[in-house]
Molecule: transfer RNA
Organism: Pseudomonadota bacterium
RNA sequence: GGGCUAGUAGCUCAGCUGGUUAGAGCACACCGUUGAUAACGGUGGGGUCGCAAGUUCAAAUCUUGCCUGGCCCA
Numbered sequence: 001g002g003g004c005u006a007g008u009a010g011c012u013c014a015g016c017u018g019g020u021u022a023g024a025g026c027a028c029a030c031c032g033u034u035g036a037u038a039a040c041g042g043u044g045g046g047g048u049c050g051c052a053a054g055u056u057c058a059a060a061u062c063u064u065g066c067c068u069g070g071c072c073c074a
Base pairs, nucleotide, nucleotide: 001073002072003071004070005069006068007067010026011025012024013023019057028044029043030042031041032040050066051065052064053063054062
């Protein structure tokens, strides 16, 4: 330098061929329960969907460029 691949909540990850509200588990806060803790149940906070531009009525999803990690080739 070229090719492939991943980037979504604090962590690990879903999200099928664009379709209107972005989710789960764990973690965190509070409440319930207990003599107390753990466990369990409930409620809640938390997201520029890596960044920018484009296509579209509509983009996490499609296109282009760039950034970062990984693998392969040279």